[in-house]
RNA sequence: AACUCAUCCAGAGAAGUGGAGGGACCGGCCCUGUGAAGCUUCGGCAACCCGCUUGUUCGGGUGCCAAUUCCGGCAGACAUGUUCUGGAAGAUGAGGC
Numbered sequence: 001a002a003c004u005c006a007u008c009c010a011g012a013g014a015a016g017u018g019g020a021g022g023g024a025c026c027g028g029c030c031c032u033g034u035g036a037a038g039c040u041u042c043g044g045c046a047a048c049c050c051g052c053u054u055g056u057u058c059g060g061g062u063g064c065c066a067a068u069u070c071c072g073g074c075a076g077a078c079a080u081g082u083u084c085u086g087g088a089a090g091a092u093g094a095g096g097c
Stems, first nucleotide, its partner, number of pairs: 003095006013042005021031003025073004043065003048061004052055001069089001074086004078081001
């Protein structure tokens, strides 16, 4: 890496640096010089795992902080559409070798 299980319509950003991209992929649509990605610092959200002194939610390991995973991609349903349901893919955590 493959693989297994769980979750994904809630929530949470400022400063510095940087200087043109970013939102996985493809299509759409959107964000972005009123400053993208990346990096640093501080802050926050959340509650998957571990710990014990079990805390009106502590300590540690991750994760996350535009838009439902931004929407669709494949299949089905009938109400035939700005529809619904399921899946695939992806992400994260915990396993796994």

About this RNA:
A computed fold for a 97-nucleotide RNA from Anaerolineaceae bacterium UBA6073, annotated as SAM riboswitch aptamer (S box leader). The sequence was found by an Rfam model in a public genome assembly.